[in-house]
Context: one part of a larger RNA
Molecule: small-subunit ribosomal RNA, central domain
Organism: Calochortus tolmiei
RNA sequence: UUAAGCGUAAAGCGUCUGUAUGUGGCUUUUCAAGUCCGUCGUCAAAUCCCAGGGCUCAACCCUGGACAGGCAGUGGAAACUACCAAGUUGGAGUACGGUAGGGGCAGAGGGAAUUUUCAGUGGAGCAAUGAAAUGCGUAGAGAUCAAAAAGAACACCAACGGCGAAAGCAAGCUGCCGGGCCGACACCGACACCGACACUGAGAGAAAAGCUAGGGGAGCAAAUGGGAUUAGAUACCCCAGUGGUCCUAACCGUAAACAAUGGAUACUAGGCAUUGUGUGUAUCGAUCCGUGCAGUGUUGUAGCUAACACGUUAAGUAUCCUGCCUGGGGAGUACGUUCGCAAGAAUUAAACUC
Numbered sequence: 001u002u003a004a005g006c007g008u009a010a011a012g013c014g015u016c017u018g019u020a021u022g023u024g025g026c027u028u029u030u031c032a033a034g035u036c037c038g039u040c041g042u043c044a045a046a047u048c049c050c051a052g053g054g055c056u057c058a059a060c061c062c063u064g065g066a067c068a069g070g071c072a073g074u075g076g077a078a079a080c081u082a083c084c085a086a087g088u089u090g091g092a093g094u095a096c097g098g099u100a101g102g103g104g105c106a107g108a109g110g111g112a113a114u115u116u117u118c119a120g121u122g123g124a125g126c127a128a129u130g131a132a133a134u135g136c137g138u139a140g141a142g143a144u145c146a147a148a149a150a151g152a153a154c155a156c157c158a159a160c161g162g163c164g165a166a167a168g169c170a171a172g173c174u175g176c177c178g179g180g181c182c183g184a185c186a187c188c189g190a191c192a193c194c195g196a197c198a199c200u201g202a203g204a205g206a207a208a209a210g211c212u213a214g215g216g217g218a219g220c221a222a223a224u225g226g227g228a229u230u231a232g233a234u235a236c237c238c239c240a241g242u243g244g245u246c247c248u249a250a251c252c253g254u255a256a257a258c259a260a261u262g263g264a265u266a267c268u269a270g271g272c273a274u275u276g277u278g279u280g281u282a283u284c285g286a287u288c289c290g291u292g293c294a295g296u297g298u299u300g301u302a303g304c305u306a307a308c309a310c311g312u313u314a315a316g317u318a319u320c321c322u323g324c325c326u327g328g329g330g331a332g333u334a335c336g337u338u339c340g341c342a343a344g345a346a347u348u349a350a351a352c353u354c
């Protein structure tokens, strides 16, 4: 390379935007580059193959002939791809009318709880555990009650629910911003643009932990100290407790970043549930029933699968683009390079061994 693959056996980049590149709706025209047909030249000889012949046969040698194929020229064809030109609306997008939402950023105020401080009441325990001890407390704890301060998180609603590309997003209010979904049918009476599109690099976003500088520090809590348990206990349990967790600015760029399932498009039985929205009938109305589109689930036919399972949200049937895999260990390691303040990250072997 071919081939077979990537939910769980090795294998989908954590996610998105997007340049080059590759692929690409419908109708007509031009052209003839790709494509197809014919013809001509050439591809030395030897070799290979076929036929015939010569050495007694064979190996060997001689004569003749190609098939297949490559390249260049030339004459045609015009379905498909490309090119040229013109159009078109179904794909895509903009505008319009609605609408749901923990989507993002910023701001001011809020209540419960916790801890602490101060004042009152009160007077012996509290707290912890399997049981205890360390710990706190007559210098008045714990309990209760009034006041104050601080920081962090927002019970119930809450759901099999919603939004976002992913990471993720939840007390309520206000302001600004982004994305999604549905609709345009008949009449007065009217949409506009359209070959764009989809995949893809640099780039952007990116949990937690960590790092730098400055704040903040209630609770929780790596490290650490003490008490237990134990043969030991550098642990599980308990009492404390620093970094951190929080905010601002910059960095890091990794996760079982998971649906262990890349993106786009088309097609292929249903049932049930639910979210948003349109519509028909019914209804005084809330709303119920049916139906269309867009999501989120569950069960399941055909099909597929090694099985489990998947099954219109495919792991089915097809096309396009892209990433990745090729026995286990060594090893996601060494060396080199790039990035980083560092921690480290990215790229990524071999010897050897089974």
Stems, first nucleotide, its partner, number of pairs: 003326001005324002007308002012322001015204002025088004033081002035077005041071003049065006096183004103177005110154001114150004120144002125136002162169002210251001212249004219245002224240004262321006270299011282287001303310001327354003336347004